Model confidence (mean pLDDT): 77 of 100. Predicted 3D model of a 391-nucleotide RNA (Bacterial RNase P class A) from a Dehalococcoidia bacterium. The organism belongs to Dehalococcoidia, within Bacteria. Rfam family: Bacterial RNase P class A. Rfam links the family to the GO terms ribonuclease P activity, tRNA processing and dimeric ribonuclease P complex. It is annotated as a ribozyme. The RNAcentral record of the sequence draws on ENA.
[in-house]
RNA sequence: CCAGGGGGCCGGGUGGCCGCUGCCAUCCGCGAAAGUGGAGGGGAGAGGAACGUCCGAGCUCCACCGGGCAGGGUGCCGGGUAACACCCGGGCGGGGCAACCCGACGGAAAGUGCCACAGAAACAUACCGCCUUGGGCCUCGUCCAAGGUAAGGGUGAAAUGGUGCGGUAAGAGCGCACCGGCGCCCUCAGUAAUGAGGGCGGCUGGGUAAACCCCACCCGGAGCAAGGCCAAAUAGGAGGAUGCACCCCGCCGGAAGGCGGGGGAAGGGGUGCCUGGCCCCGUCCUCGGGUAGGCCGCUCGAGCCCGAUGGCAACGUCGGGCCUAGAUAGAUGGCCACCGUCUCCGCCUACAGCGGAGAUACAGAACUCGGCGUACAGGCCGCCUGGCUCC
Repeated sequence: CCAGGGGGCCGGGUGGCCGCUGCCAUCCGCGAAAGUGGAGGGGAGAGGAACGUCCGAGCUCCACCGGGCAGGGUGCCGGGUAACACCCGGGCGGGGCAACCCGACGGAAAGUGCCACAGAAACAUACCGCCUUGGGCCUCGUCCAAGGUAAGGGUGAAAUGGUGCGGUAAGAGCGCACCGGCGCCCUCAGUAAUGAGGGCGGCUGGGUAAACCCCACCCGGAGCAAGGCCAAAUAGGAGGAUGCACCCCGCCGGAAGGCGGGGGAAGGGGUGCCUGGCCCCGUCCUCGGGUAGGCCGCUCGAGCCCGAUGGCAACGUCGGGCCUAGAUAGAUGGCCACCGUCUCCGCCUACAGCGGAGAUACAGAACUCGGCGUACAGGCCGCCUGGCUCC
């Protein structure tokens, strides 16, 4: 220098003008107060993914003796954690020269399904070929039929372990030796997964389980529109009142009180000869439920930063410091100027400098955390691998 691997981080800046949502204190208005409205001021105001809502939790309500079915999830070992399907370390398998990357990584002789094209056959199959027997004929040969055969050819991603010797009509783990696989047993190393070594058994009938399924383990449901509190108007529900009460005026009375009239919320109707009672409608009061609306939940939390320390690491422990959005139809914005960064073009020997043009992403809180996944203009900093060149 080129090519690559892996990790950490940033993701526009400054100023001016006009706005938005909380908080703090001041002044003014209203109010008994709680508060409420206004004015100017101070200070705070999105993210690395706030996103998808895919996992795991906190929190809340409902349900709950226990167990099961259904449904869903997980699936090598050890550790971390509140927990996890996440993370760290390790094992095994696969890819890469390597750094490193990928893996839901239990079971395919329990059963079922599927396996494109090609091929006779993809689970019980003989197309060509080989061999035996029988028969025909043009009789040292060839054809037909029955059977044997997976050694050879051919198809395929995949065809019933490989090599050799024996064996056979021809063949075949049919037998044997060695190698590979599988199962069982033993020894050693390791916490374990597993690895290394040895012995025994011809056991050697394909693949696929993020196909059904089987095995082991785990899971009660709903979600901040959870849930709780305060509480209009209107309508509806329950109870009571609808007066001999209360207020005003006049008259009588020594007074207590009585009578009459007026006011107000308001009486009307039915039953009945009338009064009382009862019923219906209206009016008034009280209570309770719910709605609009308001408040809490709500942001101090498995929190963030720094240091020390244990651990290979994930992470833990200790000490110090910090407070960092809480809106509710949803604020966190808009405009202008200058600068920055990158790309392209021109001048130029030039990657430096000057000028011009363009680009400046993805996205955006809504109860809160821990993860995973996905999107992203542009840029910065270590580390590691391979190759080339120079000293």